Predicted 3D model of a 92-nucleotide RNA (SAM riboswitch aptamer (S box leader)) from Hymenobacter profundi.

[in-house]
RNA sequence: UUUUUAUACAGAGGCGUGGAGAGACAGGCUCGACGAAACGCCGGCAACCUCCGCUUAAUGCGGAACGGUGCCAAGUCCUGACCAUAUAAAAA
Numbered sequence: 001u002u003u004u005u006a007u008a009c010a011g012a013g014g015c016g017u018g019g020a021g022a023g024a025c026a027g028g029c030u031c032g033a034c035g036a037a038a039c040g041c042c043g044g045c046a047a048c049c050u051c052c053g054c055u056u057a058a059u060g061c062g063g064a065a066c067g068g069u070g071c072c073a074a075g076u077c078c079u080g081a082c083c084a085u086a087u088a089a090a091a092a
Stems, first nucleotide, its partner, number of pairs: 001092008013042005021031003025080004043072003047069003050064005076084001
């Protein structure tokens, strides 16, 4: 990068560096010098993998957070395209 499957209504931010953008895309709307992106440190959440308990025909529910990812404004911010985007797991 491509393919397959699943999920997207819940949850969780401070500090430092930085210095004008950010929210995928288009249109809107919103956030931003009371400091955007990015990077670093520390902290947190618990969606997937993982682990524990209960349970089912399939499965589902609750819990844990040492480990692998992910995430921590707004329902994926809204509308559109709905495989458009993102993430996880598996495969090539």
Record summary: Taxonomically the source falls in Hymenobacter (Bacteria, Bacteroidota, Cytophagia, Cytophagales). Rfam family: SAM riboswitch aptamer (S box leader). Rfam links the family to the GO term regulation of gene expression. It was read from a public genome assembly, where an Rfam model found it.